About this RNA: Transfer RNA from a Candidatus Pacearchaeota archaeon, 78 nucleotides, folded computationally. It matches the Rfam family "tRNA". By type it is a transfer RNA. The RNAcentral record of the sequence draws on ENA. The prediction has a mean pLDDT of 81.
[in-house]
């Protein structure tokens, strides 16, 4: 400088190829139940502008542009 490849819950992911019902799942928090009491297990709840900002399109997490960030390769560079 160039090429790929990711971003989704507080942590790890799905879900994107192929646009279409309400964005889900472990785990972690947090409430109960259990115990003198922790811990363990059991069982419920809540948690999301799906990196930003535009675009296409009834319809976008999913396509497109551009921007930011992360990770790989290559190339420069005495």
């Nucleotide at each position: 400088c160039g090429g790929c490849u990711c971003c989704u819950a507080g942590c790890u992911c799905a879900a994107u190829c192929a646009g279409g019902u309400u964005a889900g799942a472990g785990c972690a928090u947090c409430g109960c139940u259990c115990u003198c009491a922790u811990a363990a297990a059991g069982c419920g709840c809540a948690g999301g502008u799906u990196c930003u900002g535009g675009g296409u399109u009834c319809a976008a997490a999913u396509c497109c542009c551009a921007g930011g960030g992360a990770g790989c390769c290559g190339a420069c560079c005495a």